This is a predicted structure of a 97-nucleotide RNA (Glycine riboswitch aptamer) from uncultured Agathobaculum sp.
RNA sequence: GUGACUCUGGAGAACGCUCCGAAGGGAGCUGCCGAAGGUGCAAAGCGUGGCGGAGGGGAACCGCGCGCCAAUCUCUCAGGCAAAAGGACAGAGUGCG
Numbered sequence: 001g002u003g004a005c006u007c008u009g010g011a012g013a014a015c016g017c018u019c020c021g022a023a024g025g026g027a028g029c030u031g032c033c034g035a036a037g038g039u040g041c042a043a044a045g046c047g048u049g050g051c052g053g054a055g056g057g058g059a060a061c062c063g064c065g066c067g068c069c070a071a072u073c074u075c076u077c078a079g080g081c082a083a084a085a086g087g088a089c090a091g092a093g094u095g096c097g
Base pairs, nucleotide, nucleotide: 001096002095004094005093006092007091008090009089014030016029017028018027019026020025031081032080033079037077038075040073045068046067047066048065050064051063052062053061
């Protein structure tokens, strides 16, 4: 340092309504949340050599365009809204480099 493993901590939002089921739960409707995952985006920098400029010319220079490019931002697709489970991220340990 790590896309691995173990332990610990870990937020937000209706225990909403209707129907089915013995129950766990499932289907539909409305309202919400952002921290699994996913979407979108900035400057600088790099690339392109597409357009323009200056220029004797050029693949060099200047400007523009296009592409790459982040997040705890954004969207709310997915997921979630009592407990449980999950959970970005953080700490410790093991393994590996």

Rfam family: Glycine riboswitch aptamer. About the family: This family represents the bacterial glycine riboswitch. Rfam links the family to the GO term glycine biosynthetic process. Its mean pLDDT, the model's own confidence on a scale to 100, is 81. The sequence is in RNAcentral, with records from MGnify.